[in-house]
Description:
SAM riboswitch aptamer (S box leader) from a marine sediment metagenome, 117 nucleotides, folded computationally. The sequence is in RNAcentral, with records from MGnify. Model confidence (mean pLDDT): 84 of 100. The model forms 90% of the base pairs in the Rfam consensus.
RNA sequence: CUCAUCCAGAAAGGUGGAGGGACAGGCCCUGCGAAGCCUUGGCAACCAUCCCGCCGGACACCGGCGGCGAACGGUGCCAAUUCCUGCUCACCGGCUCGGCCGGCGGGGGAAGAUGAG
Numbered sequence: 001c002u003c004a005u006c007c008a009g010a011a012a013g014g015u016g017g018a019g020g021g022a023c024a025g026g027c028c029c030u031g032c033g034a035a036g037c038c039u040u041g042g043c044a045a046c047c048a049u050c051c052c053g054c055c056g057g058a059c060a061c062c063g064g065c066g067g068c069g070a071a072c073g074g075u076g077c078c079a080a081u082u083c084c085u086g087c088u089c090a091c092c093g094g095c096u097c098g099g100c101c102g103g104c105g106g107g108g109g110a111a112g113a114u115g116a117g
Stems, first nucleotide, its partner, number of pairs: 001117006011040005019029003023086004041078003046074002049070002051067007082111001087108003091103005
């Protein structure tokens, strides 16, 4: 940089000793113990592997597609929807109406996270 996914799911112990939730604003979590580190456990199914089905082929095999299939391996994850919002469009209401303010379980985007390349 590209692509996919992000309203589901899953925590105990030890260590540590004041922060943490990316950023900003909000709102939360936290001495009934934050971050970090270690151990054990779990979730999930992106990659790899295997299994099942369908299709194709030069048919003990290979390729493609699908699976609310398995979970030993490589990552990831285990408060709150990515905690909410951020820019824009739509919609609703109001006003001092070329627009502005407020609302908004909607659409798209930005940013971020994770995986694969």